[in-house]
RNA sequence: CGCCGAACACUGCCACCGCCCCGGUCUCCUGAUCAGCACGGCAGUGACGGGGGACCCAACUCCGGGCGCUACGGCGUCCUUGGGGUGAAGCCGGGUCCUCAUCGAGGACCGGCCGGGGCUACCUCGCCCCGAACCCGACAGCUCACCCCGCAGGCGCUU
Numbered sequence: 001c002g003c004c005g006a007a008c009a010c011u012g013c014c015a016c017c018g019c020c021c022c023g024g025u026c027u028c029c030u031g032a033u034c035a036g037c038a039c040g041g042c043a044g045u046g047a048c049g050g051g052g053g054a055c056c057c058a059a060c061u062c063c064g065g066g067c068g069c070u071a072c073g074g075c076g077u078c079c080u081u082g083g084g085g086u087g088a089a090g091c092c093g094g095g096u097c098c099u100c101a102u103c104g105a106g107g108a109c110c111g112g113c114c115g116g117g118g119c120u121a122c123c124u125c126g127c128c129c130c131g132a133a134c135c136c137g138a139c140a141g142c143u144c145a146c147c148c149c150g151c152a153g154g155c156g157c158u159u
Stems, first nucleotide, its partner, number of pairs: 001156004008046007018037002023034004048150005057141001064079006082139001083136004090113004095109006114131006
């Protein structure tokens, strides 16, 4: 200076007040200054993003496991196979190989459909990439008011 992403701005308090190879100016000193580089913590505000949450609508059969307690109605706690959330990160295998060794299951690869990003202000076309990871913990549809949370991380080019 750009890319993915919601992840950007502003205010206050505290802390710090550094580097300076190369470059410019001044200079008895080898200092000053310009340019350049870098720049923390906390609390708020706005923008942006997400979750929970009525009537109506939709849906409506039952609803998992372990441990402890119980007045036997249930309560507390842990787990993840049911279910759910953020996210583009899903579906199907006609196919190949491997594992279990069975009439099937799982993994890798490949392929199809679909989804996302970049080139690119928009559409089409084309090309190049991605289709992960994590969280909740038996539980949540939509949803006015209302309540709560996030505001990270990861890359590329040049100097």
A computed fold for a 159-nucleotide RNA from a Micrococcales bacterium, annotated as c-di-AMP riboswitch aptamer (ydaO/yuaA leader). Its Rfam family is "c-di-AMP riboswitch aptamer (ydaO/yuaA leader)". Gene Ontology terms of the family: regulation of gene expression and cyclic-di-AMP binding. Model confidence (mean pLDDT): 78 of 100.